[in-house]
RNA sequence: GCUGAUGUGGCUCAAUGGCAGAGCAGUUCACUCGUAAUGAACAGGUUGUCAGUUCGAUUCUGACCAUCAGCUCCA
Numbered sequence: 001g002c003u004g005a006u007g008u009g010g011c012u013c014a015a016u017g018g019c020a021g022a023g024c025a026g027u028u029c030a031c032u033c034g035u036a037a038u039g040a041a042c043a044g045g046u047u048g049u050c051a052g053u054u055c056g057a058u059u060c061u062g063a064c065c066a067u068c069a070g071c072u073c074c075a
Base pairs, nucleotide, nucleotide: 001071002070003069004068005067006066007065010024011023012022013021018055026042027041028040029039030038048064049063050062051061052060
C1' cells in the first nucleotide's frame, strides 16, 4: 500500500428499511429477624464520525477513524 471482518447503554450481544431491545451490572421497592437469592419497577443510547439514497436508515451506498485478520512491494 491492497483486501476482508467488526464498531449499538458500564460489560456481553440482538434488531437485515417502519416506535432501538435482551442478559449481566446500577438504583428503588417487596419478600426476610437480617443478608443472599427471588419478584416488580426505574434509570442508562446523538447505533464510531461525516456525507449520500429514501416518505422513513442500526440496516443500503461513499469517504474517513479505530481494532483484528490476511496478502504484497520497497528500503
This is a predicted structure of a 75-nucleotide RNA (transfer RNA) from Hominenteromicrobium mulieris. Rfam family: tRNA. Rfam classes the family as a transfer RNA. RNAcentral holds the sequence, with entries from ENA. Its mean pLDDT, the model's own confidence on a scale to 100, is 81. The same sequence occurs in records of 15 taxa.